[in-house]
Molecule: c-di-GMP-I riboswitch aptamer
RNA sequence: UAGUGAUAAAGGCUAACUAGCAGUAAUGCUGGGGCGCAAAGCUUCCGGUCCUGAUCUGGUGUGAGGGAUAGCGGGGUUGCCAAA
Repeated sequence: UAGUGAUAAAGGCUAACUAGCAGUAAUGCUGGGGCGCAAAGCUUCCGGUCCUGAUCUGGUGUGAGGGAUAGCGGGGUUGCCAAA
């Protein structure tokens, strides 16, 4: 330096559920909580899923655009530790 990842050490994050707040909603933020995570740090570039919904339609429907999810996967980028 590259790869790899302990029943190691130090530190980090925090699912479900829950209280409050914000949002039409998906969902987010703060506190509690604890299933887990070696990128569960950051980033919507690609795909997926979810919410909203212009337009068209007699109606069922359609789904431009906008949004959410990085703890759905891939890509990009930065990074702690060091047994075998």